[in-house]
Molecule: RNase P RNA; transfer RNA
Organism: Burkholderiales bacterium
RNA sequence: GAAGCUGGCCAGGCGGUCGCUGCGUGCGCGAGCACGGAGAGGAAAGUCCGGGCUCCAUAGAGCAGGGUGACGGCUAACGGCCGUACGUACUAGCCGAAGGCUUGCCUUUAGCGAAGACGAGGAACAGGGCCACAGAGACGAGUCGCCGCGUUUUCGCAAGAAAGCGCGGCGGGUGAAACGCGGCAACCUCCACCCGGAGCAACACCAAAUAGGCGGACGAUGAUGCUGCUCGCUGAGUCCGCGGGUAGGUGGCUUGAGCCCUGGGGCAACCCAGGGCCUAGAGGAAUGACCGUCAUAGGGAGCAAUCCCCGUAACAGAACCCGGCUUACCGGCCGGCUUCACUU
RNA sequence: CUCGCUGUAGCGCAGCGGAGAGCGCGCCUCGUUCGGGACGAGGAGACCGAGGGUUCGAUUCCUUCCGGCGAGACCA
Repeated sequence: GAAGCUGGCCAGGCGGUCGCUGCGUGCGCGAGCACGGAGAGGAAAGUCCGGGCUCCAUAGAGCAGGGUGACGGCUAACGGCCGUACGUACUAGCCGAAGGCUUGCCUUUAGCGAAGACGAGGAACAGGGCCACAGAGACGAGUCGCCGCGUUUUCGCAAGAAAGCGCGGCGGGUGAAACGCGGCAACCUCCACCCGGAGCAACACCAAAUAGGCGGACGAUGAUGCUGCUCGCUGAGUCCGCGGGUAGGUGGCUUGAGCCCUGGGGCAACCCAGGGCCUAGAGGAAUGACCGUCAUAGGGAGCAAUCCCCGUAACAGAACCCGGCUUACCGGCCGGCUUCACUU
Repeated sequence: CUCGCUGUAGCGCAGCGGAGAGCGCGCCUCGUUCGGGACGAGGAGACCGAGGGUUCGAUUCCUUCCGGCGAGACCA
């Protein structure tokens, strides 16, 4: 330098004007007004995993059910992440052989095979099941063909030939797999480990209103609740249908496994110590629009410095909160790994 | 927002890991009829929502997306 991979960060900056939603201060009886300060993401998305939180026994036992699966580590936890080993498929590349000619390249091919990708692969000597078509045969055993040996029968004067049986050895072909402890556990299963259930429309409180109604089923011989069953706990209502009313407010609600910087430990994921910071909390849902200027990509002119034009972009929009995964995405910046080539 | 179900011809549905993916209605052609319907005979029409994986082999098993449908407020 080229090629192939791969990781991290950003997602226009600044200023002004007009708005929108919370917060603080002040004024106002009040509606509200003034000032100050704040206001979406790397995925806020899908809701696919895992946790926090709340209620149901301070969450209990067994069965059933579900999930995970190399080894070691990280973590609050995980199906996530990191490291190591192994395997699989593929490519660049290396090397050998053959061929071609334009003589240093091209084609074909055996072998080795980088970084990277993927691995749900614990177990097929616990057991059951399946293995279409093809093939003699698909896991039960056995034989499509060939060879050798032995033996029986028939034919033959004999040498010998044919057929059958037994034993041993081998082979082509089919197929994903061919007798070898075959293949399939993203079939049942076995082993090890993990998992109680529901979800902020959880849950707690305040307020308003009415017909606090009618019918049916179950219920202290235990309803209901703890997702299924049995126990155990709870202990009086529960469920369905019809009819009626309110569809308002407050808490939960953002200080958190939080973010940034420095130092240390560790290969790394990550952890520890010190310092600093507060960074949306709305609730049918605010986070917007315009102008100026700078800067990037793009187009044009020019040898160049530079100038002009266009233009602000993709995916997208918090709804209890985190850690991941997956999916969508215009572009920009900074690295890392491997192979090859060249230079010193 | 939370949870559940579902996707196969035009429509409604079946479908044990090996089928040319099946059934009914509908559609097309022919026959029958003066004509239509009914009836009879024949036929077309799907790559199983999309991608990836497991397997020799996938509509079926696993996974990731896409679409459709449904349920859930409180009082009494």